[in-house]
RNA sequence: CCCUUAUCCAGAACGGCAGAGGGGACGGCCCUGUGAAGCCUAGCAACCGGUCUUAGUCCGCAACAGUGGGCGAGGAUACGGUGCUAAUUCCGGCGUCUGGCACUAUCAGGCGAAAGAUGAGGG
Numbered sequence: 001c002c003c004u005u006a007u008c009c010a011g012a013a014c015g016g017c018a019g020a021g022g023g024g025a026c027g028g029c030c031c032u033g034u035g036a037a038g039c040c041u042a043g044c045a046a047c048c049g050g051u052c053u054u055a056g057u058c059c060g061c062a063a064c065a066g067u068g069g070g071c072g073a074g075g076a077u078a079c080g081g082u083g084c085u086a087a088u089u090c091c092g093g094c095g096u097c098u099g100g101c102a103c104u105a106u107c108a109g110g111c112g113a114a115a116g117a118u119g120a121g122g123g
Base pairs, nucleotide, nucleotide: 001123002122003121004120005119006118007117008116013041015040016039017038021031022030023029026092027091028090042085043084044083047081048080049079050077051076052075053074056071057070058069059068060067061066089115094112095111096110097109098108099107100106
């Protein structure tokens, strides 16, 4: 860098350093010296792993009762690996459907796509 796949309307700082920018790009619209980015700390979260628990299921021993192990829906835990902590991925851009209307247009809304972000797997 590319591919596959899941998720993206929940959650999280009145802290310290720093000092002007930031919200991916574009168009909007916003945030910001009542201090941006970044760093630290703090916090949020169960995506991957670990641990505990556990419906079920399979196997071994025993075969009355029971016992050990594999897989595993669900639950718990921030222990390890990431991630995240303004606004729905802040909104829009392409398609389609519904409704209003001054009907090849425009406005509002629904769904989908594209793009992006993050995790996991692969090249």